[in-house]
């Protein structure tokens, strides 16, 4: 430099235009004499930035920012 791919709660990940989910962790609470285990519950995400298109964007276009691949 040219070309794919990734980025979404603290971590792994979902999710192909209509109010953004899981799963483990976190706090509480029940269950036990105490842990753990199990149960219910509650926080917790300007969807990497910055623009367009649309009534509407995490999803579609541009542009850029970091990581990994691959060419050269």
């Nucleotide at each position: 430099g040219c070309g794919a791919g990734a980025g979404u709660g603290g971590u792994u990940c979902a999710g192909u235009g209509g109010u953004a989910g899981a799963a483990c962790a976190u706090c509480u609470c029940c269950u036990u004499g105490c842990c753990a285990a199990g149960g219910a519950g509650a926080a917790g995400a300007u969807c990497g930035c910055g623009g367009g298109u649309u009534c509407g964007a995490u999803u579609c276009c541009c542009g850029u920012c970091u990581c990994u691949c691959g060419c050269u």

Annotation:
The RNA shown here (transfer RNA) has 72 nucleotides and comes from a Candidatus Moraniibacteriota bacterium. NCBI's taxonomy places the organism under Bacteria, Bacteria candidate phyla, Candidatus Moraniibacteriota. The coordinates come from a structure-prediction model, not an experiment, and the mean pLDDT is 82. Its Rfam family is "tRNA". Its family is annotated with triplet codon-amino acid adaptor activity in the Gene Ontology.